[in-house]
A computed fold for a 112-nucleotide RNA from a fish gut metagenome, annotated as FMN riboswitch aptamer (RFN element). Rfam family: FMN riboswitch aptamer (RFN element). For this family Rfam cites "FMN riboswitch aptamer symmetry facilitates conformational switching through mutually exclusive coaxial stacking configurations" (Wilt et al., J Struct Biol X, 2020). Model confidence (mean pLDDT): 85 of 100. RNAcentral holds the sequence, with entries from MGnify.

């Protein structure tokens, strides 16, 4: 360097109400690579959205964590207790339902 292949999880149960998986209560969930040691919240990185482009791409934009304990080292572990989560749909406001999406991707195996 080619090429393959793989590459995102979630509303249990209750309550109002005509009507909610959207709202109250409560329960659930955490891409990808790095970091002295394992991270949804620490550095980055991808997806969506904008806006310009004929495309190719370039440019905006992009959530959220302390407190204590162990240790040579953890904002990663243990223990408490907090936060955060794209657009567009919808009898009713959605991280979790539908939908673009049998997509696209960081990036990881793996053959030559």
């Nucleotide at each position: 360097g080619u090429c393959u292949u793989u590459g995102g999880g979630g509303c249990a149960g209750g309550g109002u109400g005509c009507g909610a998986u959207u709202c109250c209560c409560u329960a659930c969930c955490g891409a990808u690579g790095g970091u002295u040691a394992a991270a949804g919240u620490c550095c980055a990185u991808g997806a969506a959205c904008c806006a310009c482009g004929a495309a190719a791409g370039u440019g905006g934009c992009c959530g959220a964590a302390c407190u204590g304990g162990u240790g040579u080292g953890a904002u990663u572990c243990c223990a408490g207790u907090a936060c955060c989560g794209a657009c567009g749909g919808u009898u009713a406001u959605a991280g979790u339902c539908c939908g673009g999406a049998u997509g696209a991707g960081a990036a990881a195996a793996g053959a030559c």